[in-house]
A computed fold for a 72-nucleotide RNA from a candidate division Kazan bacterium, annotated as transfer RNA. Its mean pLDDT, the model's own confidence on a scale to 100, is 80.

RNA sequence: GUCCCCGUAGUUCAACGGAUAGAACGGAGUCCUCCUAAGACUCAAAUGUAGGUUCGAUUCCUGCCGGGGACG
Repeated sequence: GUCCCCGUAGUUCAACGGAUAGAACGGAGUCCUCCUAAGACUCAAAUGUAGGUUCGAUUCCUGCCGGGGACG
């Protein structure tokens, strides 16, 4: 330099172009318990960024940013 893949809660991962973007672990609170642990219930927390297409974009297209890989 060319090409390919990836970027979503604190972490690991889901989500036909259409439900209030879900789950697990982690965090906070309440219950339970003599106290912890375990368990039950509740809560907070995310789409890398800027545009485009569309009635509607996490999803499709383009640029940029970041990470990984192949080739030279």